[in-house]
Context: one part of a larger RNA
RNA sequence: CCUUCGUCAAGGAAUUAGGCAAAAUAACCCCGUAACUUCGGGAGAAGGGGUGCCCCCGGACGUGAGAUUUGUACAAAUGGAGCGACUGGGGGUCGCAGUGAAAGGGCUCUAGCGACUGGUUACCAAAACCACAGGUCUCUGCGAACGCGCAAGCGGAAGUAUAGGGGCUGACACCUGCCCAGUGCCGGAAGGUUAAGGGGAGGGGUUAGACGCAAGUCAAAGCUCAGAACCGAAGCCCCGGUGAACGGCGGCCGUAACUAUAACGGUCCUAAGGUAGCGAAAUUCCUUGUCGGGUAAGUUCCGACCCGCACGAAUGGUGUAACGACUGGGGCACUGUCUCAACGAGGGACCCG
Repeated sequence: CCUUCGUCAAGGAAUUAGGCAAAAUAACCCCGUAACUUCGGGAGAAGGGGUGCCCCCGGACGUGAGAUUUGUACAAAUGGAGCGACUGGGGGUCGCAGUGAAAGGGCUCUAGCGACUGGUUACCAAAACCACAGGUCUCUGCGAACGCGCAAGCGGAAGUAUAGGGGCUGACACCUGCCCAGUGCCGGAAGGUUAAGGGGAGGGGUUAGACGCAAGUCAAAGCUCAGAACCGAAGCCCCGGUGAACGGCGGCCGUAACUAUAACGGUCCUAAGGUAGCGAAAUUCCUUGUCGGGUAAGUUCCGACCCGCACGAAUGGUGUAACGACUGGGGCACUGUCUCAACGAGGGACCCG
C1' cells in the first nucleotide's frame, strides 16, 4: 500500500450526480396516534414509558392429596393442601448498561408515474415496460368464427352468444366534444366498367371443281386459323352509413371615452377548425419564462399565471385512498460521506523456505 473489520475529539451531509456506503432504528408489553379515505385503511403512523434479580400480598384457571359426610359402596358428595402454567400490585437490590449476546422496522412532509398482488431483458436495465380485474368495439348460430395440417383429422369444446375468437383501453370517480372530404369497414343494387365461358356475323389458309392455250383467276364441302355484335358474376366506379375504425381538429385584418386588451365585426380557406379538463408539464424551443413558497444563498422542487415552439379526451382526459427494492424535492434522527485524518485487528503485499 491492497483487502475485510473495530474505535474516534469537535462539527454533522459541509461529501456526492445522488446520504452511495456506513451509522442509527429494532424484540415484547403499556400509553398514544394526524391529514386523507374507496370507511377496509392510513397504523407498527408519529411520539412516549416499561423490561434483570430477590422478598411480600393478591387474582382467575388447571389438577386435586389428607380429611369429612352419605350409607342403594371397587360409589357419590363436601372440601380444599400441594403442584402447574398465566397474571396484577407493593417493597427491596446490583451494574455505565437488565429484549445486557445473536437475530431483530429508521421516521416524516411533498410531487410525478403506474390503481393494486403479479410478470419481465437466463448472464450490466425490475421500471413509468408487460399483465391485470373492469370498459368498449368487432367477428362467430355451431361441421361456429378462428388456429394447426397437403389431407384425414385435431384444437376451439365434450363449450353454444351470461359462450368463444380478435382489436383497443386498463381499478375506481367525473367524463369521453367536432369532422365521414381521404383511407378502412358495413349496407345498397338502378346505371357505367368488367374475366372465363356462351355466341358466332364477317374473314384467312388449303383444293375437288369451273374458266383459261398458258401464266393464272374464281372457288363448294371438309379440315383448319383467327374472330365482330350480343349474353356473362364478384370487384371497381357509383349511392349511403360508420370514430372506444386509420386518422384530422385553421389564417389574416379591424374594434371599447388613459393605456392595454378585445366580449364584438370583416374576410379567406376547410371534411371539420381543439369542447370539458389540464398546462413551462416524463410534453416549453426561447427558458434559470414571471410571481409566490422553501434556503443566508435554490438552472432542481412545490403553488400559481397561460404567450400550449409542439397537451387534450379509451394511441383515453382529469382526479384519486391504498400499494411501489420506481423517480424528483424538503426535513428529523444518525453517522469517518466529508472538514481530515488517526489508531487498532485478521488476511494479502514484502523477506526466508
Model confidence (mean pLDDT): 88 of 100. Predicted 3D model of a 353-nucleotide part of an RNA (large-subunit ribosomal RNA, domain IV) from Promineifilaceae bacterium (SeqCode). Its Rfam family is "Bacterial large subunit ribosomal RNA". Gene Ontology terms of the family: ribosome and structural constituent of ribosome.